[in-house]
Context: one part of a larger RNA
C1' cells in the first nucleotide's frame, strides 16, 4: 500500500465561511468522452499456463497451442455517467402574514451588597479558628441611625428552560443588526451537499498603550499547623479581574461523538416555540401536525458499558485524523508573534 478504524482502547479539525476538487433532484430529445461488443492490427524473444517430447528422472532444455493491454484504427449499441438543448418542481432559495428567545454591538438608567470618606448615639473590646494567634480598636473599633464617594456584579424571577456556527450570552430601558420556527404554495427553476488551502469568529490566561481599581486575589510578608510545611486554615496584599484599542490563538475548546440527505416499532412521556381542529361564557384541558430539548426503551449495533427518529441502526456524499509503549507533540529547518510561545514536525535509541 491493500485494508480495517476514530463516544470510552490510537484516532472527528476549537467553530463557521467559502475557493479549487469530489458528489449530486424529476421527464424528453442529441451527441458518443467514459462504458459496452465486432472485425483487423500490434503486444519480439526469453518468463507464465496447458499438452506433447529429448537429456535413465528432474532441474533444464525442445515443439505447438494459450494467455497477457490506461495499446492503436474501423464499424456498431445508447441503458447509465458526461457534454448540449427543451422542460418540471419535490431537494434550495425567494415573496406575503405571524411568533419565541440571557443571538450581536453602541448608549442611558436601576435597586440590593461590600468597602472607604462625614457626622450622630454608644463602649471595650472586635475579628477569627478544630482551638488559637498574627490583625483591628481608648487617637474612640465591633455595633447601630443618617449623608456622601467610588467600583464591580445583577438575589427572586431561572427551569432537567431559551438563544447562538461554536467560544458563549441573564437587573431593566433606547437605537442599530443576525439567525430561527409556523403557516401560505404566490414566485425562481436544480441555482445544491461538502470543502484541501485561504479567510474570519474563538473561554481563560498572558502582552502593549492608556484609563480605572470597590470586592476578590497569583506572586509576597506575617499567624498558625507540622517532625519540616516553601501547602491546606487565619490575617494582610501587588500583578490580575473592569474599559479603550491592538496583540496571543490555546483549553478536558466535551456529546471526548465532523457536516448533509434518505430510510427503520413505539410509547410513558417531560418540557419549550408555532400552527389547525373539537368543546367551553372564558382560560385550562383534549385531538392532530411542524420545529427544539430531555428521560425511558422494539428491532438493529457495540468488546463491554452503552447508543437507541436528537443512532453509536440501515445506506449515500464529501472533508479531518489513526496505525505498538517511551523518547516527543519534543529536537531541527520554514511560517507567525513584541514576548510568552503557537502552528507544522522527525530520528536515533529503548522496551
Nucleotide at each position: 500500500c491493500u485494508g480495517g478504524g476514530c463516544g470510552u482502547a490510537a484516532a472527528g479539525g476549537g467553530c463557521g465561511u467559502g475557493u479549487a476538487g469530489g458528489c449530486g433532484g424529476c421527464u424528453g430529445g442529441a451527441u458518443a468522452a467514459g462504458u459496452c461488443c465486432u472485425u483487423u492490427g500490434u503486444g519480439a524473444a526469453a518468463u507464465c499456463u496447458c499438452a506433447c517430447g529429448g537429456c535413465u528422472c528432474a532441474a533444464c532444455c525442445g515443439u505447438g497451442a494459450g494467455g497477457g493491454g490506461u495499446c492503436a484504427a474501423a464499424g456498431g449499441a445508447a441503458a447509465c455517467u458526461a457534454u448540449c438543448u427543451a422542460g418540471c418542481u419535490u431537494g434550495a432559495g425567494g415573496g406575503c402574514a405571524g411568533c419565541a428567545g440571557a443571538g450581536g454591538a453602541a448608549g442611558g438608567u436601576g435597586g440590593a451588597a461590600u468597602u472607604c470618606c462625614c457626622g450622630g448615639u454608644g463602649u471595650a473590646g472586635u475579628g477569627g479558628u478544630g482551638a488559637a494567634a498574627u490583625a483591628c480598636g481608648u487617637a474612640g473599633a465591633u455595633a447601630u441611625c443618617g449623608g456622601g464617594a467610588g467600583g464591580a456584579a445583577c438575589a427572586c424571577c431561572u427551569g432537567u428552560g431559551g438563544c447562538g456556527a461554536a467560544g458563549g450570552c441573564g437587573g431593566c430601558u433606547u437605537u442599530c443588526u443576525g439567525g430561527g420556527c409556523u403557516g401560505u404554495u404566490c414566485c425562481u427553476g436544480a441555482c445544491g451537499c461538502u470543502g484541501a488551502g485561504g479567510c474570519g469568529c474563538g473561554a481563560a490566561a498572558g502582552c502593549g498603550u492608556g484609563g480605572g481599581g470597590a470586592g476578590c486575589g497569583a506572586a509576597c510578608c506575617g499567624g498558625a499547623u507540622u517532625a519540616g510545611a516553601u501547602a491546606c486554615c487565619c490575617g494582610g496584599g501587588u500583578a490580575g479581574u473592569c474599559c479603550a484599542c491592538g496583540c496571543c490563538u490555546u483549553a478536558a475548546a466535551c456529546g471526548a461523538u465532523g457536516g448533509a440527505c434518505a430510510c427503520u416499532g413505539g410509547g410513558a412521556u417531560a418540557u419549550g416555540g408555532g400552527a389547525g381542529g373539537u368543546a367551553u361564557c372564558g382560560a385550562c384541558c383534549c385531538c392532530u401536525u411542524c420545529c427544539g430539548u430531555g428521560u425511558c426503551g422494539a428491532a438493529g449495533c457495540u468488546a463491554a458499558c452503552g447508543c437507541g427518529u436528537u443512532a453509536a441502526g440501515u445506506g449515500u456524499c464529501c472533508c479531518g485524523c489513526c496505525u505498538g509503549g517511551g523518547g516527543a507533540g519534543u529536537a531541527c529547518g520554514g511560517c507567525c508573534g513584541c514576548a510568552a510561545g503557537g502552528c507544522u514536525a522527525a530520528a536515533a535509541c529503548u522496551c
Small-subunit ribosomal RNA, central domain from an uncultured bacterium, 351 nucleotides, folded computationally.